[in-house]
RNA sequence: AGAGCUAGCCAGAUAAUCGCUCUUAAUUGAGAGGAAAGUCCGGGCUCCUUUGGACAAGACGCCAGGUAACUCCUGGGAGAUGUAAAUCUACGGAAAGUGCAACAGAAAAUUAACCGCCUAAAUUUAGGUAAGGGUGAAAAGGUGUGGUAAGAGCGCACCGCAUACCAGGUAACUGAGUAUGGCAAGGCAAACCCCGUCUGGAGCAAGACCAAAUAGAAGUUCAAUAGUUAGUCCUGACUGAACUUGGGUAGGUUGCUUGAAUUUUACGGUGACGUAAGAUCUAGAUGAAUGAUUAUCCUAGACAGAACCCGGCUUACAGGUUAGCUCAAACU
Numbered sequence: 001a002g003a004g005c006u007a008g009c010c011a012g013a014u015a016a017u018c019g020c021u022c023u024u025a026a027u028u029g030a031g032a033g034g035a036a037a038g039u040c041c042g043g044g045c046u047c048c049u050u051u052g053g054a055c056a057a058g059a060c061g062c063c064a065g066g067u068a069a070c071u072c073c074u075g076g077g078a079g080a081u082g083u084a085a086a087u088c089u090a091c092g093g094a095a096a097g098u099g100c101a102a103c104a105g106a107a108a109a110u111u112a113a114c115c116g117c118c119u120a121a122a123u124u125u126a127g128g129u130a131a132g133g134g135u136g137a138a139a140a141g142g143u144g145u146g147g148u149a150a151g152a153g154c155g156c157a158c159c160g161c162a163u164a165c166c167a168g169g170u171a172a173c174u175g176a177g178u179a180u181g182g183c184a185a186g187g188c189a190a191a192c193c194c195c196g197u198c199u200g201g202a203g204c205a206a207g208a209c210c211a212a213a214u215a216g217a218a219g220u221u222c223a224a225u226a227g228u229u230a231g232u233c234c235u236g237a238c239u240g241a242a243c244u245u246g247g248g249u250a251g252g253u254u255g256c257u258u259g260a261a262u263u264u265u266a267c268g269g270u271g272a273c274g275u276a277a278g279a280u281c282u283a284g285a286u287g288a289a290u291g292a293u294u295a296u297c298c299u300a301g302a303c304a305g306a307a308c309c310c311g312g313c314u315u316a317c318a319g320g321u322u323a324g325c326u327c328a329a330a331c332u
Stems, first nucleotide, its partner, number of pairs: 002327009012297007020031003033303001037314002040312005045203004052234004057199005062076005077091001078089004092194002097192002099188002114133002116129005141159006160183001161181005166175003207254004217245006226239004261280008
């Protein structure tokens, strides 16, 4: 120099003129995002006549922490990918049961004899075998050695596996630890299932207030031995429920922005973050506000517009820039 990995920042700028919305006595002050998107999780807040029990249904799933909470974040463990920096997680249980693996193959879990090897008799068979070959994603644990008619954990050594103990660690787990055992024959639970933990419902078009108007309407069916009640049953509460016809209103205020807020410093912690002391106020529209023109600069501007608020996740994205880390080969 180049190629990468991780964590951030900016998201056109400046000036002038006119214009829009909120606020203010006053052009006094302020005015779309890193994702405002998706509506996927979790909450704050509001309301409900069970915010009681049981069942169902659903979600999550290694360990320890953080947080208002979470399926989020941080750190660690195990496994996998990469030369590495790093990245990813389909991470409880397969010895409770059921089920699945096409085709190929002799045989796919009640796993086995196609070729081959050995023995006998003979060119047809019979017996033994699972070390070698073949099929397949996967075929009776692996390497070596002894033994055998030929072989095979058949024996032995080491590894693997299972159980128990010991040591380290809060734990997941780790160990060229110790002992016993020839040892269940694997995979899939993002298959059903089992185990553990959690979960009331609806949502700002929730709700609250004010004003105005009308028809406190009519019909049919069921009806306190009945019906309604935000999954079902029980309990509780209430007294009407369902369908049809017809009439009035749909206007205004509020909810509505000071919030689990942003930021600086110090201390504690590997870290997420916590504690303490300061500083700042930063859209509240409602057929929906931030636009237009001129001039200059340059990195020549991508994805894209709040609608109750916040914490995350996911997706889209032109260009510029900062810091740290990794790297084979070549050159000096």

Model confidence (mean pLDDT): 76 of 100.
Predicted 3D model of a 332-nucleotide RNA (Bacterial RNase P class A) from an uncultured Gammaproteobacteria bacterium.
It matches the Rfam family "Bacterial RNase P class A". Rfam classes the family as a ribozyme. Rfam describes the family as follows. Ribonuclease P (RNase P) is a ubiquitous endoribonuclease, found in archaea, bacteria and eukarya as well as chloroplasts and mitochondria.
Of the family's consensus pairs, 98% are formed in the model.